[in-house]
Molecule: SAM riboswitch aptamer (S box leader)
Organism: Flavobacteriaceae bacterium ASP10-09a
RNA sequence: AUGUUAUCAAGAAAGGCGGAGGGAUUAGACCCAUUGAAGCCUUAGCAACCCUUUAGAAAUAAAGAAGGUGCUACAUUCUACCUAAAUAUUUAUUAUUUGGAUAGAUAACAA
Numbered sequence: 001a002u003g004u005u006a007u008c009a010a011g012a013a014a015g016g017c018g019g020a021g022g023g024a025u026u027a028g029a030c031c032c033a034u035u036g037a038a039g040c041c042u043u044a045g046c047a048a049c050c051c052u053u054u055a056g057a058a059a060u061a062a063a064g065a066a067g068g069u070g071c072u073a074c075a076u077u078c079u080a081c082c083u084a085a086a087u088a089u090u091u092a093u094u095a096u097u098u099g100g101a102u103a104g105a106u107a108a109c110a111a
Stems, first nucleotide, its partner, number of pairs: 002110007013043005021032003026080004044072003049068002051064005076103001081100002084098005089092001
């Protein structure tokens, strides 16, 4: 780096170093940031994917948190795509809502 499956409006921050950016990418919008961004480290926490225990043939359910990851502003911050659905009226290359797709993130597995 690739594929498959699952999840993504819940939850959870302090300190040290650092010193101007950051919210994945492009564009727009909206935000965060010198009352200190990114990044690194320490400690703490959240969650429960892997995991542990119990029940079960299995699917699965309940409990747990030692270990491997992950995460701890804003919905994955929002929009972008669709011969999709609904609604509105000015019937339009329209708006809003919903759904889906794409992309992304995380985990487990595979090669």